The RNA shown here (c-di-GMP-I riboswitch aptamer) has 87 nucleotides and comes from Alkalibaculum sporogenes. Lineage of the source: Bacteria > Bacillati > Eubacteriales > Eubacteriaceae > Alkalibaculum.

RNA sequence: UAGAGAGAAAGGCAAAAUCAUUGAAAGAUGAUAAUACGCAAAGCUAAAGGGGCUAAGGAAAUUUUUCUAUGUCAGCCAGCUACCGUC
Numbered sequence: 001u002a003g004a005g006a007g008a009a010a011g012g013c014a015a016a017a018u019c020a021u022u023g024a025a026a027g028a029u030g031a032u033a034a035u036a037c038g039c040a041a042a043g044c045u046a047a048a049g050g051g052g053c054u055a056a057g058g059a060a061a062u063u064u065u066u067c068u069a070u071g072u073c074a075g076c077c078a079g080c081u082a083c084c085g086u087c
Stems, first nucleotide, its partner, number of pairs: 003087002005084001012039002017032006037075001043080003049077002051073003057068004
């Protein structure tokens, strides 16, 4: 320097649940317990790669149904950047 990670050591993240706040919703944020569902990028990017969720507003239909992102998800794939230095 490059590749692969027993992820070994050091260091790190935290799903679900309950409560509160927020939001039309999806979702987000905070708190609680830690022998944590799990993660080797579970770091960043959704104002421009694909995909998922929601449908307030709008449109269509016509009696409660369909379409639609300007909302949202980075712990779906992807892109970008990076720790350790075991082999």